Large-subunit ribosomal RNA, domain II from a Pseudomonadota bacterium, 840 nucleotides, folded computationally. The prediction has a mean pLDDT of 80. Rfam family: Eukaryotic large subunit ribosomal RNA. Clan: LSU clan. The family has 88 seed sequences and 107,465 matches in Rfam 15.1. The source organism's lineage runs through Bacteria, Pseudomonadati and Pseudomonadota.

[in-house]
Context: one part of a larger RNA
RNA sequence: GGUUUACGAAAGAUGUUGUCAAAAUGGCUUGUACUGACCCGUCUUGAAACACGGACCAAGGAGUCUAUCCCAUAUGCGAGUCUUAGAGUGGAAAAACUCGUAGGCGUAGGGAAACCAAGUAUAAGAUGUUAGAGCAAUCACAACAUCGUCCGGUCAUGAGUCUCCGACGAAUGAUUGAGAAAGAGCAUAUUUGAUAGGACCCGAAAGAUGGUGAACUAUUCCUGAGUAGGCCGAAGUCUGGAGAAAUUUAGAUGGAGGGCCGUAGCAAUACUGACGUGCAAAUCGUUUGUCAAACUUGGGUAUAGGGGCGAAAGACUAAUCGAACCAUCUAGUAGCUGGUUCCCUCUGAAGUUUCUCUCAGGAUAGCAAGAACAUAAUGCAGUUUUAUUAGGUAAAGCGAAUGAUUAGAGGAAUCGGAGAACCAAGUUCUUUGACCUAUUCUCAAACUUUAAAUUGGUAAGAAGGUUGCAGUGAACUUAAUUGCACUGUGCCAUAGAAUGCGGUGUUCUUAGUGGGCCAUUUUUGGUAAGCAGAACUGGCGAUGAGGGAUGAACCUAACGUUGAGAUAAGGUGCCCAAAUACAGGCUCAUGAGAUCCCAAAAAAGGUGUUGGUUCAUAUAGACAGCAGGACGGUGGCCCUGGAAGUCGGAAACCGCUAAGGAGUGUGUAACAACUCACCUGCCGAAUGGACUAGCCCUGAAAAUGGAUGGCGCUGCAGCCUGUUACCGAUACUCAACCAUUAGAGCAAAUGUGAGGCUUUAAUGAGUAAGAGGGCGUGAACAUGGAUUAGAAGGCCAAUUUGUGAAAAUGGCUGGAUCAAUGUUUAGUGCAGAUCUUGGU
Numbered sequence: 001g002g003u004u005u006a007c008g009a010a011a012g013a014u015g016u017u018g019u020c021a022a023a024a025u026g027g028c029u030u031g032u033a034c035u036g037a038c039c040c041g042u043c044u045u046g047a048a049a050c051a052c053g054g055a056c057c058a059a060g061g062a063g064u065c066u067a068u069c070c071c072a073u074a075u076g077c078g079a080g081u082c083u084u085a086g087a088g089u090g091g092a093a094a095a096a097c098u099c100g101u102a103g104g105c106g107u108a109g110g111g112a113a114a115c116c117a118a119g120u121a122u123a124a125g126a127u128g129u130u131a132g133a134g135c136a137a138u139c140a141c142a143a144c145a146u147c148g149u150c151c152g153g154u155c156a157u158g159a160g161u162c163u164c165c166g167a168c169g170a171a172u173g174a175u176u177g178a179g180a181a182a183g184a185g186c187a188u189a190u191u192u193g194a195u196a197g198g199a200c201c202c203g204a205a206a207g208a209u210g211g212u213g214a215a216c217u218a219u220u221c222c223u224g225a226g227u228a229g230g231c232c233g234a235a236g237u238c239u240g241g242a243g244a245a246a247u248u249u250a251g252a253u254g255g256a257g258g259g260c261c262g263u264a265g266c267a268a269u270a271c272u273g274a275c276g277u278g279c280a281a282a283u284c285g286u287u288u289g290u291c292a293a294a295c296u297u298g299g300g301u302a303u304a305g306g307g308g309c310g311a312a313a314g315a316c317u318a319a320u321c322g323a324a325c326c327a328u329c330u331a332g333u334a335g336c337u338g339g340u341u342c343c344c345u346c347u348g349a350a351g352u353u354u355c356u357c358u359c360a361g362g363a364u365a366g367c368a369a370g371a372a373c374a375u376a377a378u379g380c381a382g383u384u385u386u387a388u389u390a391g392g393u394a395a396a397g398c399g400a401a402u403g404a405u406u407a408g409a410g411g412a413a414u415c416g417g418a419g420a421a422c423c424a425a426g427u428u429c430u431u432u433g434a435c436c437u438a439u440u441c442u443c444a445a446a447c448u449u450u451a452a453a454u455u456g457g458u459a460a461g462a463a464g465g466u467u468g469c470a471g472u473g474a475a476c477u478u479a480a481u482u483g484c485a486c487u488g489u490g491c492c493a494u495a496g497a498a499u500g501c502g503g504u505g506u507u508c509u510u511a512g513u514g515g516g517c518c519a520u521u522u523u524u525g526g527u528a529a530g531c532a533g534a535a536c537u538g539g540c541g542a543u544g545a546g547g548g549a550u551g552a553a554c555c556u557a558a559c560g561u562u563g564a565g566a567u568a569a570g571g572u573g574c575c576c577a578a579a580u581a582c583a584g585g586c587u588c589a590u591g592a593g594a595u596c597c598c599a600a601a602a603a604a605g606g607u608g609u610u611g612g613u614u615c616a617u618a619u620a621g622a623c624a625g626c627a628g629g630a631c632g633g634u635g636g637c638c639c640u641g642g643a644a645g646u647c648g649g650a651a652a653c654c655g656c657u658a659a660g661g662a663g664u665g666u667g668u669a670a671c672a673a674c675u676c677a678c679c680u681g682c683c684g685a686a687u688g689g690a691c692u693a694g695c696c697c698u699g700a701a702a703a704u705g706g707a708u709g710g711c712g713c714u715g716c717a718g719c720c721u722g723u724u725a726c727c728g729a730u731a732c733u734c735a736a737c738c739a740u741u742a743g744a745g746c747a748a749a750u751g752u753g754a755g756g757c758u759u760u761a762a763u764g765a766g767u768a769a770g771a772g773g774g775c776g777u778g779a780a781c782a783u784g785g786a787u788u789a790g791a792a793g794g795c796c797a798a799u800u801u802g803u804g805a806a807a808a809u810g811g812c813u814g815g816a817u818c819a820a821u822g823u824u825u826a827g828u829g830c831a832g833a834u835c836u837u838g839g840u
Stems, first nucleotide, its partner, number of pairs: 039054004055840006065197005072190006080105003086099004109116002125147005132139002149180002151177006160168003200339002203336001207329006218303002221300006229261003232257001236253007265290003270286002273284002305321001307317002342774006352365001354363003366513002368510008379501003383498002385460006395450001396448002402444003407439001409437003414434009464492003468489006476483001516540004521535005545556003560737006570727003573711003579724001581723006593713001604698003608695010625682005631655003637649002661676001665674002738764009775829001777826007785818002793813004798809004
């Protein structure tokens, strides 16, 4: 001089109470503008859905209770435990208290059973690990692992004993049990779960039992009632005519008929009229059928539910009929639909395996949660390395096997086809195929010599190593106590690869799930699919945020509450935060273009333009332009009616030349004429062809008007490159606070206390589901309280506290009960159920 601790002083901060006092950048409410922003619940891979429920408000409204069982925790007693009955004390009674026979469970198991049956007098075994004790040596709980002992069952062996057919049986080996090895249980309470009960709530179509109905309607019978007017005109009868007669005929009369038209009545065809919250849960209008009968109708009577009745339509049987109505069994059952009520914190799935009269469901394993125990490396690993091992995919191969397969070449013999020579037999020869040889072309999920990458297993030490020594074993082995295996002991000795560990390991109980879907890559079926089926990995489901205009899955990136900084993907003309930045190319579109998934285009073309490759030509003068020549043999040969370069066919030479095809086109009936190839003059420097690929164009047609997201953009705000700057997330960094988890520390003075205090670090998404902690409601008991100086309740206003469920406060109203804390208890919390009742 610094640091720490204790005590004291001063000053300050904070807090409590009283008084005074002001606001906004604070709080609440309302309005306007701008930005973001789709409606909840539900089933679902997926909902804002053109999927379903939902107008609004109030009240009611859904995991309960009992019994049994498993696990866990707590409490009491403990080799026991538990109040069945009963008795005693007690009392008005019930309870409470004491005793307690019987019974339950436990204290012994094994075996199908007969039946047998677990330490033993100084004993309760051995080894390894070790909580704890101890200065240490050492002792050593529980638990686990290995070995041994004992009991029962089974198999084998059988010293021996006896009453010797046979029975018993010491000792030994193997195997097996839900066993023993100095007991751990019983009872009560609580939570999760299971089973049976209405069993979380509402909901069938059905089934059964007993009754009530024929006032509607179906049908029978009995007894009553009713049915204009007109028409047709059967039999019979009369008179006349004809006839021998039978009979026939004319005119009358007559009045039959499930006859005709048609009223009432009964019915109900059409308008598919009116009406269609009607006059009416079947009516009205016009039209229509029938109308003396199988007619219409009153009353009575009969037939009754698997029954009736039926001119039969499954019609009718009281607005009900392919089996009425009422009550009961009955809260019937539903693997199916719908609903299932307060808050916060922590963890957090599955749609896969196996079985199933299994496919809309269950059980089983998996995934998940909770609880407990053990334990810090001799331990562990979705990683690498080294060593070793397994494999037959990709690739490759087919002048290697198997199978397929193209092409020629060469072949002595043999075989098949065709042909030639010789009179024939047959021989010889030619040719073609098979076949053989060496090559060549192309292939294989069910071919392969070869053969990856990725991948699986094992190992990388002390529980080890050792040519030290000794012993044990005899079913192995050797000539051999030789090997082999094991035991004891001696010796060697602690990085015997890397990296990481945010802990690791074990046990018990239990939920949900058991419809999946998408993407890259691999892959099967299919013409293909936003199709169906698989594999690895990652996602969505269960998940928000920034970007892709929009969006389950794409890109970035996973989330406590705030502030600051700097970024990702993606962007930087304006909408819209950020360069109308910089640099270099390309592109002009009378349908330009404009960013993964992705929301469309191809073959084929372009003398649009820009690059590239290659082959030619060119100062020995090319290309283009203008100009000149472009001849002769020959009208070549054939064909033809004709063919003279030019309908067609086969040839395709020679001469003269600077050059000129037995001819590139036009043309003619055939010639002619023109032109081209080719050569030359002028000119004076690059030219021509074939490919190729950038942008652009064509190819490119659809119904409301329309989409690079819009506006718009043309030396870009387009396309291809490069360079910086900037913007930009709930991701990253820093700071503060909240919660959770883990670690560390803390009580000697005197009561309480740890369910506490201090501190460090990390973490914070979440459907189904689990766990923990809380809020609120009704009731009971206890404690101390509030209240006519005004309880509960209600209305209003805001304020305060808490992450939240909620709580507290003020004013007014109200007029008699009420709250807090602790313990117990439950008909305890609503937005939905085409929920129930009432109101609007």